[in-house]
Context: one part of a larger RNA
RNA sequence: CUCGGGUGAAGGAACUAGGCAAAAUGGCACCGUAACUUCGGGAGAAGGUGCGCCGGUGAGGGUGAAGCAUUUACUGCGUAAGCCCACGCCGGUCGAAGAUACCAGGCCGCUGCGACUGUUUAUUAAAAACACAGCACUCUGCAAACACGAAAGUGGACGUAUAGGGUGUGACGCCUGCCCGGUGCCGGAAGGUUAAGAGGAGAGGUGCAAGCCUUGAAUUGAAGCCCCGGUAAACGGCGGCCGUAACUAUAACGGUCCUAAGGUAGCGAAAUUCCUUGUCGGGUAAGUUCCGACCUGCACGAAUGGUCUAAUGAGUUGAACACUGUCUCCUCCACGAGCCCG
Numbered sequence: 001c002u003c004g005g006g007u008g009a010a011g012g013a014a015c016u017a018g019g020c021a022a023a024a025u026g027g028c029a030c031c032g033u034a035a036c037u038u039c040g041g042g043a044g045a046a047g048g049u050g051c052g053c054c055g056g057u058g059a060g061g062g063u064g065a066a067g068c069a070u071u072u073a074c075u076g077c078g079u080a081a082g083c084c085c086a087c088g089c090c091g092g093u094c095g096a097a098g099a100u101a102c103c104a105g106g107c108c109g110c111u112g113c114g115a116c117u118g119u120u121u122a123u124u125a126a127a128a129a130c131a132c133a134g135c136a137c138u139c140u141g142c143a144a145a146c147a148c149g150a151a152a153g154u155g156g157a158c159g160u161a162u163a164g165g166g167u168g169u170g171a172c173g174c175c176u177g178c179c180c181g182g183u184g185c186c187g188g189a190a191g192g193u194u195a196a197g198a199g200g201a202g203a204g205g206u207g208c209a210a211g212c213c214u215u216g217a218a219u220u221g222a223a224g225c226c227c228c229g230g231u232a233a234a235c236g237g238c239g240g241c242c243g244u245a246a247c248u249a250u251a252a253c254g255g256u257c258c259u260a261a262g263g264u265a266g267c268g269a270a271a272u273u274c275c276u277u278g279u280c281g282g283g284u285a286a287g288u289u290c291c292g293a294c295c296u297g298c299a300c301g302a303a304u305g306g307u308c309u310a311a312u313g314a315g316u317u318g319a320a321c322a323c324u325g326u327c328u329c330c331u332c333c334a335c336g337a338g339c340c341c342g
Stems, first nucleotide, its partner, number of pairs: 001338004005333002008330001010328002014326001019323001027051005036041001038171001052093007060085004067077003070073001094098001106321001113313002118130002134169007146155003173307003177238003182235002184231005191226003197220002202215005239257005266300001267297001278294005
C1' cells in the first nucleotide's frame, strides 16, 4: 500500500448523480397511539416507563397424605406440610452499564406508477414489464368451436352455454361521450360482373360420299366482388377562418368553409409541455428537482380505458427527525490476511 475489522475532538450530509456505505434502532411486559379507511386496517403507528441479585411479605395455580361422602369406583370433595410454576408489594445491595455477550425493526410526511400475494431476462435489467381476481366483446348445440396430425386418431372432456375456445382491459368506487365515410366482421330470396361445366348458331380442314378432325357466337352457370343495411369494450377517427358586450381585456353570441363526426365528463408544464428554469404560492439563507394551483393541452382523454383511491412495494421523485469518518480532514491499533524487502 490492498482487502477485512475497530476507535475518534468539534461539527453533523457541508460528501455525492443519489445518505452509496457506515452508524443508529433492535428483546419482553405495561402505558399510549394521528390523518385516512374498502371499517378489515393504518399499527410494533408515533412516543414513553420498567427489567440484575438478595431478604421479607401477599395472593394465585399444579401436585396432594389424612379425613369425609356415597352410586364401592382407575370415584367425588378436600386442607396442612413439602415440592413445582408464574406474579404483586416493601426493603436492601453491586457495577460506568442488569433485554449487560451472541442474537436482535431506524422512524415520519408528500408525490407519480402498479390495486393486492405472486412471475420474469439461469450468467449486467425484479421493474411502472408479465400475471391476477373482476369486467366486456366474440365464437361454439356436441362427431362443438379450436388445436396437433397426409390419416387413423388424440386433446378440448369421460366436460355440455353457470361449459369450452379466442381477444382486449386489469381489484374496488364514479364512469366509459360523438363518428359506420375508409378497413374488417355480420346480415341481405332482387340486380350487375364472373370460372369450369352445359350449349351449339355458324366457320375451317379432309373425303366421291357417309363421315372424321378442328374452331366456335347467343344462351345457361356458384362462391366472391360490386350493391343495400347493421356493427366501435371491432381496426380506427374525433377541424379551420372572421366578427361581436357602455374602460380595457375576453367572448356566453353570430357568420362562413370543410367533415363520417369535429374531443363530452374527468384530468392537465403531466413517466405526456417544444418554447421552459412557463407564471403564482409553499418549503430553503439560497431550490433547472419537489409539492399545491393556473390552463396558452407544440402533441391528455375515456376498456389501445379516463379519474379517484384504503392497503401494499428489496420499485420512482422530493423533504424532515434520529444517526453517524460520507465529508471539513484525516488520525490511531503489539488487530486478521495479502503484498513488498530481507
The part of an RNA shown here (large-subunit ribosomal RNA, domain IV) has 342 nucleotides and comes from Spumella-like flagellate JBL14. NCBI's taxonomy places the organism under Eukaryota, Sar, Stramenopiles, Chrysophyceae, Spumella-like flagellate JB. The prediction has a mean pLDDT of 86. Its Rfam family is "Bacterial large subunit ribosomal RNA". Rfam links the family to the GO terms structural constituent of ribosome and ribosome.